A computed fold for a 1407-nucleotide RNA from an uncultured bacterium, annotated as small-subunit ribosomal RNA. It matches the Rfam family "Bacterial small subunit ribosomal RNA". Its mean pLDDT, the model's own confidence on a scale to 100, is 81.
RNA sequence: UUAGAGUUUGAUCCUGGCUCAGGAUGAACGCUAGCGAUAGGCCUAACACAUGCAAGUCGAGGGGUAACAGGGUAGCAAUACCGCUGACGACCGGCAAAUGGGUGAGUAACGCGUAUGCAACCUACCGAUAACAGUUGGAUAGCUCCCUGAAAGGGGAAUUAAACCGGCAUGACACUAUGAGAUCGCCUGUUUUCAUAGUUAAAUAUUUAUAGGUUAUUGAUGGGCAUGCGUGACAUUAGCAAGUUGGUGAGGUAACGGCUCACCAAUGCUACGAUGUCUAGGGGUUCUGAGAGGAAGGUCCCCCACACUGGUACUGAGACACGGACCAGACUCCUACGGGAGGCAGCAGUGAGGAAUAUUGGUCAAUGGACGGAAGUCUGAACCACCCACUUCGCGUGCAGGAUGACUGCCCUAUGGGUUGUAAACUGCUUUUAUAUAAGAGGAACAGUAUUUAUGUAUAGAUAUUUGCCAGUAUUAUAUGAAUAAGGAUCGGCUAACUCCGUGCCAGCAGCCGCGGUAAUACGGAGGAUCCGAGCGUUAUCCGGAUUUAUUGAGUUUAAAGGGUGAGUACGCGGUAGUAUAAGUCAGCGGUGAUAACUCGCAGCUCAUCUGUAAGCUUGCCGUUGACACUGUAUUACUUGACUUAACGUUGAGGUAUGCUGAAUGGGGGGGGGUUACCCGUUGAAAUGCAUUAAUCAAAACAACAGACCACCCGAUUUGCGGACGGCAGCAAAACUACACUGUCCACUGACGCUGAUGCACAAAAGGCGUGGGUAUCAAACAGGAUUAGAUACCCUGGUAGUCCACGCUGUAAACGAUGAUUACUGGUUGUUUGUGAUACACUGCAAGUGACUGAGCGAAAGCACUAAGUAAUCCACUUGGCGAGUACGUCGGCAACGAUGAAACUCAAAGGAAUUGACGGGGGCCCGCACAAGCGGUGGAGCAUGUGGUCUAAUUCGAGGCAACGCGAAGAACCUUACCCAGACUUGACAUCUAGGAAAGGUCCUUGAAAGAGGAUCGUGCCCGCAAGGGAAUCCUAAGACAGGUGUUGCAUGGCUGUCGUCAGCUCCUGUCGUGAGAUGUUGGGUUAAGUCCCGCAACGAGCGCAACCCCUGCUUACAGUUACCAUCGGUUCGGCCGGGGACUCUGUAAGGACUGCCGCUGAUAAAGCGAAGGAAGGCGGGGACGACGUCAAGCAAUCACGGCCCUUACGUCUGGGGCUACACACGUGCUACAAUGGCCGGUACAAUGAGUCGCAAAACCGCGAGGUCAAGCUAAUCUCAAAAAACCGGUCUCAGUUCGGAUUGGAGUCUGCAACCCGACUUCGUGAAGCUGGAUUCGCUAGUAAUCGCGCAUCAGCCAUGGCGCGGCGAAUACGUUCCCGGGCCUUGUACACACCGCCCGUCA
Repeated sequence: UUAGAGUUUGAUCCUGGCUCAGGAUGAACGCUAGCGAUAGGCCUAACACAUGCAAGUCGAGGGGUAACAGGGUAGCAAUACCGCUGACGACCGGCAAAUGGGUGAGUAACGCGUAUGCAACCUACCGAUAACAGUUGGAUAGCUCCCUGAAAGGGGAAUUAAACCGGCAUGACACUAUGAGAUCGCCUGUUUUCAUAGUUAAAUAUUUAUAGGUUAUUGAUGGGCAUGCGUGACAUUAGCAAGUUGGUGAGGUAACGGCUCACCAAUGCUACGAUGUCUAGGGGUUCUGAGAGGAAGGUCCCCCACACUGGUACUGAGACACGGACCAGACUCCUACGGGAGGCAGCAGUGAGGAAUAUUGGUCAAUGGACGGAAGUCUGAACCACCCACUUCGCGUGCAGGAUGACUGCCCUAUGGGUUGUAAACUGCUUUUAUAUAAGAGGAACAGUAUUUAUGUAUAGAUAUUUGCCAGUAUUAUAUGAAUAAGGAUCGGCUAACUCCGUGCCAGCAGCCGCGGUAAUACGGAGGAUCCGAGCGUUAUCCGGAUUUAUUGAGUUUAAAGGGUGAGUACGCGGUAGUAUAAGUCAGCGGUGAUAACUCGCAGCUCAUCUGUAAGCUUGCCGUUGACACUGUAUUACUUGACUUAACGUUGAGGUAUGCUGAAUGGGGGGGGGUUACCCGUUGAAAUGCAUUAAUCAAAACAACAGACCACCCGAUUUGCGGACGGCAGCAAAACUACACUGUCCACUGACGCUGAUGCACAAAAGGCGUGGGUAUCAAACAGGAUUAGAUACCCUGGUAGUCCACGCUGUAAACGAUGAUUACUGGUUGUUUGUGAUACACUGCAAGUGACUGAGCGAAAGCACUAAGUAAUCCACUUGGCGAGUACGUCGGCAACGAUGAAACUCAAAGGAAUUGACGGGGGCCCGCACAAGCGGUGGAGCAUGUGGUCUAAUUCGAGGCAACGCGAAGAACCUUACCCAGACUUGACAUCUAGGAAAGGUCCUUGAAAGAGGAUCGUGCCCGCAAGGGAAUCCUAAGACAGGUGUUGCAUGGCUGUCGUCAGCUCCUGUCGUGAGAUGUUGGGUUAAGUCCCGCAACGAGCGCAACCCCUGCUUACAGUUACCAUCGGUUCGGCCGGGGACUCUGUAAGGACUGCCGCUGAUAAAGCGAAGGAAGGCGGGGACGACGUCAAGCAAUCACGGCCCUUACGUCUGGGGCUACACACGUGCUACAAUGGCCGGUACAAUGAGUCGCAAAACCGCGAGGUCAAGCUAAUCUCAAAAAACCGGUCUCAGUUCGGAUUGGAGUCUGCAACCCGACUUCGUGAAGCUGGAUUCGCUAGUAAUCGCGCAUCAGCCAUGGCGCGGCGAAUACGUUCCCGGGCCUUGUACACACCGCCCGUCA
């Protein structure tokens, strides 16, 4: 001393990228801003620069005197003169100017860092030591004069000094040469002693105290050179170098050296990355990080490099010199056009560039530097001040009390509450800061001068005096008074913080995921809240998180990733034992690792940032002394790793070349027979094709030829083989050759091993290429025929390269076990191949292979599991999100085709692996349903009815839209309905409640009008309380406003109701168990059922909603009851159960019973259950109904109703008249009637049930052909009425035709309903008499009292467009082999890149 989160999915685990939260900055931008301290401030154009300043100083070196001051002389004075003095311009000379300051262009280098070395070197000023300074010349600037030029300047003459420049002298411990000796070392060599010979110095000033000068040695300081190690990217840069590498000699340098030159040799560097290209000043350190690391190198310190660009040297101790010189170049300026001047990457400042970076300030007071003996001068070094929230730190903007929780604002479920909020007001207190006034530091110590002390005029000390830019600043005191001082961002998740309004996929937001299409916590505003706070956000960049390049610390079967394979070079790694050594390693000690920084302690600024000080750290390098386990090195030995081997053997599709066989195929030859004119062949079906001299077929027979290939069996869960991979399969023998295994005395060698970049070799098929052969089959290209919308394809008929051989090239594959090689270790079970031991054929051991299953362990899981994907070791190869892309460029290889190597821009937030649940499949298994099939009848054709679409219209109101809209909402559109259109009216309203006033209510009449409405006249006085006045109730009128009203919108805001899958058998839960998890199990399996119905089994045991049953109708019986129903028996009769009567029967109603696989037999697993029989009215759910699980379709209804939001309010509300919803070229759905003889028509005769009826059903009678009318009994109904049932049956007629079928259309005349039948009713009657002769593809219903067929009733309703709907009964079939197929559904299983779930997803082309 180590934190995570969001995002791939319907969900899960994993892999993996993207994004966020943190810290940092020489920052910039936006909004905002009170103060102080601190530190910082051109990152871009090493772009260009106006102006000023940044290096001078010394008169105690010199000649001197231009300016200033003083003094002197002359003069009345102005003034002139005198270097005489203080001083001093320019000049000569000395020292400095090589420091300080700036910048980072260049440089990938001994440039830097670190550690060494110089026995190969220099060092002005400074310190120490020793010695010395004699003599004598010369020139030149200045000054003066002259010439010249625009200027900068230049030239000439004369004269002059020095610490300027020389000559001579002196001198060794210096230097050179020679000789001798000693010493040390690291190769050349070094140090030192002695002797001899030779060479070389100097400067003075003066106030006499000092300062300088020369030589030598030495110290210190600073530098120079050399070396080890470290210090970027790219191999799509692999070869580079000619002074290059070395030697000899010479030159040069302070010094070594190819540093330079001459000659000689031919070397030197490089895969441990030379050379080249690109980028870059390096370090101390800074940021980040747990660390290891990664990134950076601004400020401060060290080093380097540079000074407009390039080059060169001079002077000097030191430079190849920022404010020196020369040359060249570019640029700028001056000019008299001849010629000159310049270099801010010094401090300020200007322009330019840029997102962006300050004053043309003060002072030398301090620190430091140059010069000087010193005073002092100079110093844009430095210290200060100014500007900037650019950083960091500190302070403040008040504190306490104060609830009727005030007002405003905002929100809500709104008579009220919540929040803003103790917040405010108000009361008290404080005064940092601010303002004013006053006082006022420290930074100062020196040096100098004077006095003085100590030994000694030096030196040191004391006293006095003197020196402050900042700055009247910091600080302090007093006074005043809450007085002068708060913002920014955010509020969907990550991520702390929520509501309203506006907007309506627009405007906009966004770091990622993503928000916005009318109820947005995600946009904009507001209120509120959260986080920071003189700041807050955004942008940019770096590290972190990211173990996402992994040394610490990842991986490679399927996620990205094992090279196609081998032998093998370099490298890396390596068995047992001993000895030596000490390179690695370990330990002790020493040196170094600058300062600053960092950490910690202490101290100083009021605190803190900051500063000072002490320690630590600086993980490194070097030296030295030891240790010797391990590694290395050297050597000695060993046998277990590895190699080799005689004899006898063994196995095998091992390889190379050679020979041979076989069936089939093909085209020739040959020839006896059958068949065919619709040959054969081919196909799903065909056609192209072949064929008539013949083809074809068959057991034809026969004989050859060609090329290619090796059937069945042996032979398998295929096995076996090899240098490895690719691969290898008829037979045979002989030839050559390789491997493996076994094995005797355990023989030989003695670590010889493992791995393996670069390079080398081998390497399927296609497919190709080159040369030459060969060519039977098959077959790219090509041709034709089909298929198809097309079909440059799939299918068919042909067919050339090719397929085959030889030689050579190409070098890739899902070259896969998607699993690199080697070694060791680690549980079981069961096969198989070969060999071998043992007497052994049983059995078993061992060795080498080759398979299956299952543990531990591993793994995301699937799975692997001694043939590891386990546990370890060594080496090689490879990976780092998807796409772009194995592409482009470059290079290499190749004859070419192409192969190898191998990016980037752009773009996305995923791409991916394994497993899970569903859904789906022209996957599989099992099963069901009028699903098909088997049947019967329809639809589609006709006419009409009705609904819909479309069109039309002033309007043709609206809704419903595959199944699951379309005779549906609508169980009744002439007005009404009515929602639509036109016209006319009303505005508190047609309807509800409230307030005020008035009037009973109400009726009648008039004018106008289509009506509604508008205007007017008149009648009328009721009920309750009260003596009365008056008040009240109901109703109406008037007025104003709250409000009414809306079939306006949203069924995608909703309730409720409904349809559908589907009366399908399913849908779930608890606990337990399994799985990291989503999930699984249960619910699967074996049987069975209509059924998840039941039984059995089972890591499951139970439970719930569904199924079934309970409910209703119907079918049988019994009991009870008996009118309006019934009538057997008895009696009466008008002959009608009509009457008396009866309670038997039918029937009605109520209540019971009955059916349960109960009984028998068989099958089955001794189960569940099934099959059959009996009995029974009914038999295996007896028939029918009601009843609809979890859910699906954002299914339908806002026009039944209810309801949130939105919208209209003299209209989108309300009333009235008329019109429309009934339109009509057309298309579709659902029906009716038909096309006829199983029929039509006429006549006669018979048998139901359900229902309805007083605003009604209406008998009977009469009238009318009839619809109907008149009159009228009965019935509030088992009583009366509607009411006739019809098909059927009997008789007659029609005789196959557009008819005696069919009835549309249409003319006339009527009836009924109703204010009213024109638009727009139904019915009757007479006449008219259309299409239609059984309906294409297709499609619908139905499994028994069903279909088909026949009529009857009812609701709605004045009437009715009803052929519709809902019920009722009459008559009454056919067929089901079966589950292959179509449709729908259930269960199990399988595949999946689908999950909006196949109406999915998704690829290519075109726009």